[in-house]
RNA sequence: CGAGCCGGCCAGGCGAUCGCAGGUGCGAGCGCGGCGACGCGGCGCCUGAGGAAAGUCCGAACAGCGCAGGGCAGGGUGCCGGGUAACGCCCGGCGGGGGCGACCCCAGGGAUAGUGCCACAGAAACGCGAACCGCCCGGGGCGCGCGAAGGCGCGGCGCGGGCAAGGGUGAAACGGUGCGGCAAGAGCGCACCAGCGGCCGGGCAACCGGCCGGCUCGGCAAACCCCACCCGCUGCAAGGCCAAAUAGGGAACGGAUGACGCGGCCCGCCGACGUUCCGGGUUGGUCGCUGGAGGCGCUCGGCGACGGGCGCCCUAGAGAAAUGAUCGCCCGCGACAGAAUUCGGCUUACCGGCUGACUCGCCAC
Numbered sequence: 001c002g003a004g005c006c007g008g009c010c011a012g013g014c015g016a017u018c019g020c021a022g023g024u025g026c027g028a029g030c031g032c033g034g035c036g037a038c039g040c041g042g043c044g045c046c047u048g049a050g051g052a053a054a055g056u057c058c059g060a061a062c063a064g065c066g067c068a069g070g071g072c073a074g075g076g077u078g079c080c081g082g083g084u085a086a087c088g089c090c091c092g093g094c095g096g097g098g099g100c101g102a103c104c105c106c107a108g109g110g111a112u113a114g115u116g117c118c119a120c121a122g123a124a125a126c127g128c129g130a131a132c133c134g135c136c137c138g139g140g141g142c143g144c145g146c147g148a149a150g151g152c153g154c155g156g157c158g159c160g161g162g163c164a165a166g167g168g169u170g171a172a173a174c175g176g177u178g179c180g181g182c183a184a185g186a187g188c189g190c191a192c193c194a195g196c197g198g199c200c201g202g203g204c205a206a207c208c209g210g211c212c213g214g215c216u217c218g219g220c221a222a223a224c225c226c227c228a229c230c231c232g233c234u235g236c237a238a239g240g241c242c243a244a245a246u247a248g249g250g251a252a253c254g255g256a257u258g259a260c261g262c263g264g265c266c267c268g269c270c271g272a273c274g275u276u277c278c279g280g281g282u283u284g285g286u287c288g289c290u291g292g293a294g295g296c297g298c299u300c301g302g303c304g305a306c307g308g309g310c311g312c313c314c315u316a317g318a319g320a321a322a323u324g325a326u327c328g329c330c331c332g333c334g335a336c337a338g339a340a341u342u343c344g345g346c347u348u349a350c351c352g353g354c355u356g357a358c359u360c361g362c363c364a365c
Base pairs, nucleotide, nucleotide: 001361002360003359004358006356007355008354009353010352012330013329014328015327016326017325018324020048021047022046023045024044025043026042030041031040032039033038050336054347055346057345058344059343060342061341062235063234064233065232069267070266071265072264074231075230076229077228078227079093080092081091082090083089095106096105097104098103109226110225114224115223116220117219118218132167133166134163135162136161137160138159140157142155143154144153145152146151175193176192177191178190179189180188194216196213197212198211199210200209201208202207239287240286241285242284249278250277251276252275253274254273261269294313295312296311297310298309299308300307301306
């Protein structure tokens, strides 16, 4: 210098004028609206959309429900260890795969607990039997040639036996490669590798290493399933408080032989109202609503996620929904995109800028 890989931060800037929402300090007089109750209006200062506010996919806080007791059903996770309030998240590690590398990606066990699927091709798709092309051995007989004869050679037909090594098919074929052996072959024997089993050692563990051994026992479970662990449900339209008004109206059914009891079913528990229809009143105000598993700085522990200590800070709370308009200066020509209870994550979309570590290549010293 070029290429790559893994992170962190910002998210148009500055100045001026007017206008919005919340908070707070002062002012407290007058004006406007209204029959009235009452409502609106001033000035200063502070703060005011995001890294995703999105998706609503996980986890929670909080609220309500006497069953959040037991169980079934249902759902989630799935290598090991750790972090966290928790999680399907994050960190570290093991194993497998990709990359020259920094790094990136994947994930439990069981297919002999049971059920199911593997098209076509192929001899055969796993019930350990099958043989398409073939290889080897034995016998029979046919044709041709040579020979004096015994016989020899070539070609092809069919029968009996042995083989699964070679070739073909396929995503996958009863371990792989090589050597020996055999009539030809086969873990038949041996060497190495993979797998399975046993023993020993290392590690908290996943797992790794060594030695020994019969030779060897398809795939799919992100197919149903089995196993281990976890899960009460509904949700801020959750829920509370106040005011006002009306008809503490009517009918039917069920209920101590037990109603209702916030997803389904059963058992248990509780112990009195519940459901449906017709009709009447109110569709108002307020709380929840932002001080948090909060942010920032320093420091200590830890490979790290993260945790401890000390100090500082307050940073939107609308209620049909608040940030808009104008001017000047491009400096990034400005993308994806606007809170509605709030956090921890994941996922998706995305213009441009700043910056740290590492890897590879080239050059120079």